RNA sequence: CGGGGCGUGGCGCAGCCUGGUAGCGCACCUGCUUUGGGAGCAGGGGGUCCCGAGUUCAAAUCUCGGCGCCCCGACCA
Numbered sequence: 001c002g003g004g005g006c007g008u009g010g011c012g013c014a015g016c017c018u019g020g021u022a023g024c025g026c027a028c029c030u031g032c033u034u035u036g037g038g039a040g041c042a043g044g045g046g047g048u049c050c051c052g053a054g055u056u057c058a059a060a061u062c063u064c065g066g067c068g069c070c071c072c073g074a075c076c077a
Base pairs, nucleotide, nucleotide: 001073002072003071004070005069006068007067010026011025012024013023020057028044029043030042031041032040033039050066051065052064053063054062
């Protein structure tokens, strides 16, 4: 330098193709069960969807430009 993949609650991920109120598991908080730990049940809180712009009535999703990480290749040494 070229190509590809990824970026979404604290962590791991789905949702993107085919636009229509952001979800799952674990974790966290409260209550109950238990002598307690652990565990189970019920309820609850938490997300600028990497950033900016565009298209659209409407964008996590489509388009464009950036940023970061990973992989492959080329180049230099």
Transfer RNA from an Acidobacteriota bacterium, 77 nucleotides, folded computationally. It matches the Rfam family "tRNA". By type it is a transfer RNA.